[in-house]
RNA sequence: UGAAAAGGGCAAACCCGGCGUGAGCCGGGGACGCAAAGCUAGAGGUCUCGCACCCCGAGAUAGCUCGGCUGCCA
Repeated sequence: UGAAAAGGGCAAACCCGGCGUGAGCCGGGGACGCAAAGCUAGAGGUCUCGCACCCCGAGAUAGCUCGGCUGCCA
């Protein structure tokens, strides 16, 4: 740098159960996709809650963008 080959891996939407005020998360089923769709909330974006609003604070999102750490094969 790449995903042709080989071995594989992950798992969107949706459904069921549970947790949370909520965004959303966890487990099972399920596969839209993914060459880091492994980890990380540092910066930005978006979303939730608080606040009359803004500001601000707390939270969520890594499968939104950038960054950091690690990794199979070639």
A computed fold for a 74-nucleotide RNA from a soil metagenome, annotated as c-di-GMP-I-GGC riboswitch aptamer. The coordinates come from a structure-prediction model, not an experiment, and the mean pLDDT is 85.